[in-house]
RNA sequence: GAAGCCUGCCAGACCGCCGCUGGUGCAAUUUCCGAAAGGAAGCACUGGAGGAACGUCCGGACUGCACAGGACAGCGUAGGAGGUAACACCUCUCCACCGUGAGGUGAGGAUCAGAGCAACAGAGACGAGUCGGCUUUUUGGGGCAACUCAAAAUAGCCGGGUGAAACGGGCAAUCUCUACGCGCAGCAAUACCAAGUAGGCCAGCGUUGAUGUAGCUCCGCAGAGCUGGCGGGUAGGUAGCACCGAGCCGUGGGGGUGACCCCCGGCCCAGAUUAAUGGCGGUCACACCGCGUCACCGCAAGGUGGUGCGGCGCACAGAAUCCGGCUUAUCGGCGGGCUUCACAC
Numbered sequence: 001g002a003a004g005c006c007u008g009c010c011a012g013a014c015c016g017c018c019g020c021u022g023g024u025g026c027a028a029u030u031u032c033c034g035a036a037a038g039g040a041a042g043c044a045c046u047g048g049a050g051g052a053a054c055g056u057c058c059g060g061a062c063u064g065c066a067c068a069g070g071a072c073a074g075c076g077u078a079g080g081a082g083g084u085a086a087c088a089c090c091u092c093u094c095c096a097c098c099g100u101g102a103g104g105u106g107a108g109g110a111u112c113a114g115a116g117c118a119a120c121a122g123a124g125a126c127g128a129g130u131c132g133g134c135u136u137u138u139u140g141g142g143g144c145a146a147c148u149c150a151a152a153a154u155a156g157c158c159g160g161g162u163g164a165a166a167c168g169g170g171c172a173a174u175c176u177c178u179a180c181g182c183g184c185a186g187c188a189a190u191a192c193c194a195a196g197u198a199g200g201c202c203a204g205c206g207u208u209g210a211u212g213u214a215g216c217u218c219c220g221c222a223g224a225g226c227u228g229g230c231g232g233g234u235a236g237g238u239a240g241c242a243c244c245g246a247g248c249c250g251u252g253g254g255g256g257u258g259a260c261c262c263c264c265g266g267c268c269c270a271g272a273u274u275a276a277u278g279g280c281g282g283u284c285a286c287a288c289c290g291c292g293u294c295a296c297c298g299c300a301a302g303g304u305g306g307u308g309c310g311g312c313g314c315a316c317a318g319a320a321u322c323c324g325g326c327u328u329a330u331c332g333g334c335g336g337g338c339u340u341c342a343c344a345c
Base pairs, nucleotide, nucleotide: 001341002340003339004338005337006336007335008334009333010332012284013283014282015281016280017279018278020048021047022046023045024044025043026042030041031040032039033038050316055326057325058324059323060322061321062186063185064184065183074182075181076180077179078178079093080092081091082090083089094108095106096105097104098103109177110176114175115174116171117170131159132158133157134156135155137153138152139151140149141148142147190239191238192237193236200230201229202228203227204226205225211222212221213220247267248266249265250264252263253262254261255260286313288311289310290309291308292307293306294305295304296303297302
């Protein structure tokens, strides 16, 4: 110098103005929405997206239901050891494969418990037998006999060729077996409050006319319901839910190869359901493009670097009960450790 491997981090900064949304305090105790439950409105201070908030793929917290205990079924996991609340995650390590290497990948228990499977080729492919040849024995024909001929059966041996594999293996990412784990559902969980001229139950009155008919009485008309009580749900509202926590930060200390653990110090850090987290302007930084200019290299085309002006842009992506992981997407930039090759000393 070139080409690579592993790993950590950032995801524009600041100022001004105008908004949106949560919390706290003050003021007011008023106004508005609502039948109620409950909610909103002023001022000040203050918090307000991510490394993946994505996917909803694993594991938990939490909640309800079920539950003496155990087993079957079903689903999942799989070298060994460890970490963790837990995991299919992470770490260390063994083995196998890939790579010159740094490193990477691995559904890596069991095939003398049982079953199933293997394209093409080949006589035959998972059941054992079959194609060719030879041998033994038996039967049959010929021969006086030794023996010979042909065929069949039985037992055994050998073999070319095919193929990844031919009574000998493979596949468990086919069923299965072994060991271990899992009760089922999910915040639309769940708890509380609670409308309707929705509906239910009970009691009383009512065709011997209740009740209605603009305040009362009468007449007339209509006429089968009317009154009271009770409890459950729906719409809606509140809580769950913004959390002192498996919490965050530290160039603090200690243990461990490591994942991680134990102390110490500091901090309190988004949160709705008409769904907030934004808009405008300015300065600076970064990347790209155009024009100009300077320096260096080059015969030249051109290249590299600096600088001025203008323009344009800033990826992937937007919390919804919370947390730990994994997967996937991602413009550009900043580090750290290491490998291989080439050259110089």